[in-house]
Context: one part of a larger RNA
RNA sequence: CUCUGGUUAAGGAACUCUGCAAACUAACACCGUAUCUUCGGUAUAAGGUGUGCCUAUAUGGUGUAGUCCCUCGCGGAUGAAGCCUACAUAGGCCGCAGAGAAUAGUCCCUCCCGACUGUUUAUCACAAACACAGCACUCUGCUAACUCGUAAGAGGAUGUAUAGGGUGUGACGCCUGCCCGGUGCCGGAAGGUUAAGGGGAUUAGUCAGCCGUAAGGUGAAGCUUUGAACCGAAGCCCCGGUAAACGGCGGCCGUAACUAUAACGGUCCUAAGGUAGCGAAAUUCCUUGUCGGUUAAAUACUGACCUGCAUGAAUGGCGUAACGAGAUGGGAGCUGUCUCAACCAGUGAUCCA
Numbered sequence: 001c002u003c004u005g006g007u008u009a010a011g012g013a014a015c016u017c018u019g020c021a022a023a024c025u026a027a028c029a030c031c032g033u034a035u036c037u038u039c040g041g042u043a044u045a046a047g048g049u050g051u052g053c054c055u056a057u058a059u060g061g062u063g064u065a066g067u068c069c070c071u072c073g074c075g076g077a078u079g080a081a082g083c084c085u086a087c088a089u090a091g092g093c094c095g096c097a098g099a100g101a102a103u104a105g106u107c108c109c110u111c112c113c114g115a116c117u118g119u120u121u122a123u124c125a126c127a128a129a130c131a132c133a134g135c136a137c138u139c140u141g142c143u144a145a146c147u148c149g150u151a152a153g154a155g156g157a158u159g160u161a162u163a164g165g166g167u168g169u170g171a172c173g174c175c176u177g178c179c180c181g182g183u184g185c186c187g188g189a190a191g192g193u194u195a196a197g198g199g200g201a202u203u204a205g206u207c208a209g210c211c212g213u214a215a216g217g218u219g220a221a222g223c224u225u226u227g228a229a230c231c232g233a234a235g236c237c238c239c240g241g242u243a244a245a246c247g248g249c250g251g252c253c254g255u256a257a258c259u260a261u262a263a264c265g266g267u268c269c270u271a272a273g274g275u276a277g278c279g280a281a282a283u284u285c286c287u288u289g290u291c292g293g294u295u296a297a298a299u300a301c302u303g304a305c306c307u308g309c310a311u312g313a314a315u316g317g318c319g320u321a322a323c324g325a326g327a328u329g330g331g332a333g334c335u336g337u338c339u340c341a342a343c344c345a346g347u348g349a350u351c352c353a
Stems, first nucleotide, its partner, number of pairs: 001348001003346006010339002014337001019334001027051005036041001038171001052093006060084003066078004070073001094098001106332004112326001113324002118130002134169007146155003172319004177249003182246002184242005191237003197231002204224003209218003250268005277311001278308001289305005
């Protein structure tokens, strides 16, 4: 020097990304206990006091003797003594110290997120992620929907819409605005389009026959071939509905008797132009926005403002008691984290003998 423990003057977070680590606290009894609250809690809130031993006093239990009663028994009631019980009160005793050692909450305030208990990346993440009760939409009438299987069959379910499947949201409270143009889903069936198929106009080949000296031409029926009109479902086009379906939710210009601003007006576009809320936010680029609080001093935190680069309502919005090995900020106590180191015990390494 390394590691593991222990102690430390004065100060007490000045350390540091951060009180990381360590320290403080700790049991039982009594006193006392704010704010908020879903009235259950918060709460062991916070904050205090006591605790050993000796003496005296009590209550209760058991119950001997005695007393009383009777159905006369190994009976019942009561009950000095003895034994057990030591809360409490009073007085006293000893030590530095009485929960005498060990084991045994640090606390408070503000705010964000998630309601909660729970679950998770075996092996870098335990969380604000997942789940959750509750809420909503949607499918399903039973040989159910849906899932597995080629099928038989099985699950769903020995269930039956207060049931079962899927999706989203996520306790509770107050709420959940506008848009159906696009995409999806549901319904409609008049018209357009449209497959196989039906249909068979026509086309071509072959060929008896006929014409021709020949080459060749023409060519009925049949067979083969071609295949027009016309008929022809769903779907698509079309018509309507539907946003707790996927999703979306504007520009520009002018205007009030200081200035500024614009309740007001004009205009363009759109399916409709963001409502209630919240807001420099786990979302704010500019930005260390501006103001107040906290500090001697704060890019932090908190309360406001609103100019929301790029908030916003079950992709839920905003609150919220309780809860959290969750995130941020502040305070009290406490301390070797530090000022600034020192010593002690042990381990390892190194050096010397």
Large-subunit ribosomal RNA, domain IV from a Campylobacterota bacterium, 353 nucleotides, folded computationally. Model confidence (mean pLDDT): 87 of 100. Taxonomically the source falls in Campylobacterota (Bacteria, Pseudomonadati). The full RNA is in RNAcentral, with records from ENA.